This is a predicted structure of a 76-nucleotide RNA (transfer RNA) from an Ardenticatenia bacterium.
It was read from a public genome assembly.
It matches the Rfam family "tRNA".
Its mean pLDDT, the model's own confidence on a scale to 100, is 80.

[in-house]
RNA sequence: GGGCGUGUAGCUCAAUUGGCAGAGCAGUGGCCUUUUAAGCCAUUGGUUGGGGGUUCGAUUCCCUCCACGCUCACCA
Numbered sequence: 001g002g003g004c005g006u007g008u009a010g011c012u013c014a015a016u017u018g019g020c021a022g023a024g025c026a027g028u029g030g031c032c033u034u035u036u037a038a039g040c041c042a043u044u045g046g047u048u049g050g051g052g053g054u055u056c057g058a059u060u061c062c063c064u065c066c067a068c069g070c071u072c073a074c075c076a
Base pairs, nucleotide, nucleotide: 001072002071003070004069005068006067007066010025011024012023013022019056027043028042029041030040031039049065050064051063052062053061
């Protein structure tokens, strides 16, 4: 440098062939408990990697850039 893949909450990941962005864990508050842990209830948290385009409408489709991974090639 070429090709492919990934990027969504603090972490790990969903989102039904474009139609209100979610789950588990974690965090916070409460219940329970002598206390902690465990358990139960409630709840906060998102420019869906950046920018642009198509569309009434984009996490989803297109272009470009960035980061990471795999692979091929080059150099040595």